[in-house]
RNA sequence: AGGACAUGCGCGGGAGAGACCGGGGCCGCCCCCGGCGCCGAAGGAGCAACCGCCCCGGAAACUCUCAGGCAGAAGGACCGCCCAUGUCUU
Numbered sequence: 001a002g003g004a005c006a007u008g009c010g011c012g013g014g015a016g017a018g019a020c021c022g023g024g025g026c027c028g029c030c031c032c033c034g035g036c037g038c039c040g041a042a043g044g045a046g047c048a049a050c051c052g053c054c055c056c057g058g059a060a061a062c063u064c065u066c067a068g069g070c071a072g073a074a075g076g077a078c079c080g081c082c083c084a085u086g087u088c089u090u
Base pairs, nucleotide, nucleotide: 001090002089003088004087005086006085007084008083010081011080012079013078018036020035021034022033023032024031025030037070038069039068043066044064045063046062050058051057052056
């Protein structure tokens, strides 16, 4: 110096589901409470294919919806790019 991996910041892309009903506040957007109906891709939990150093452990985009979400905004798993740090390797 190059490459790979992990983490973090920034930028770009990023789905699904009621702008529901009732009451209240503002009386515009919207917010709060209650109710029913839904969504899965923050997080969380469960089973398990699989993997490992095989006692035990790690484990999903599957499953459940506690949380979160159902106009827009925000958020958003994941993907791409840049930078920084660390590890391994050439």
Model confidence (mean pLDDT): 79 of 100. This is a predicted structure of a 90-nucleotide RNA (Glycine riboswitch aptamer) from a Hyphomicrobiales bacterium. The organism belongs to Hyphomicrobiales, within Bacteria. The model forms 90% of the base pairs in the Rfam consensus. It was read from a public genome assembly, where an Rfam model found it.